RNA sequence: GCCCUUGUAGCUCAGUGGUAGAGCACCACCAUGGUAAGGUGGGGGUCGCCGGUCCAAUCCCGGCCGAGGGCU
Repeated sequence: GCCCUUGUAGCUCAGUGGUAGAGCACCACCAUGGUAAGGUGGGGGUCGCCGGUCCAAUCCCGGCCGAGGGCU
C1' cells in the first nucleotide's frame, strides 16, 4: 500500500428499510434478625463520524476514523 471482517446501553452481544432489544451491571422496592441468593419495577443509547439513495436508513452505497485478520 491492497483486500476481508468489525464498530448498537457501563460490559458481552442480538436486530430488521417503517418510532432500538436481551443478559450481566446500576437504582428503587419486596423479602430476611442481617447479608448473599431470589422476586417486581425503573433509568440509561445523536446505533463511530461525514455525505448519498429512498416517502422513510441502525440496516443499502461512498468516504474518513478506530479495532481485528490476511497478502505483498
Predicted 3D model of a 72-nucleotide RNA (transfer RNA) from Candidatus Ornithospirochaeta stercorigallinarum. Rfam family: tRNA. Its mean pLDDT, the model's own confidence on a scale to 100, is 82.